[in-house]
């Protein structure tokens, strides 16, 4: 220098022929308990790496770019 892959909640990750953003763990509140834990109920938390484009509409398609992993040179 070139090819490929990954980037989504605090953490680990799903998701999709383009239309509702989610799970487990964690966090907060309440119930239960003398108290803690467990269990149960509810809740908060996201510019979907960044910028642009296509589209009525983009986490998803296209282009560029950043970081990491890997292969070739």
């Nucleotide at each position: 220098g070139g090819g490929g892959g990954c980037a989504u909640a605090g953490c680990u990750c799903a998701g999709u022929u383009g239309g509702g953003a989610g799970a487990g763990c964690g966090c907060c509140u309440g119930a239960u308990u003398u108290g803690c834990a467990u269990u149960c109920a509810g809740g908060a938390g996201g510019u979907c790496g960044c910028a642009g484009g296509u589209u009525c509409g983009a986490u998803c398609c296209c282009u560029g770019u950043u970081g990491c992993c890997u292969c070739c040179a």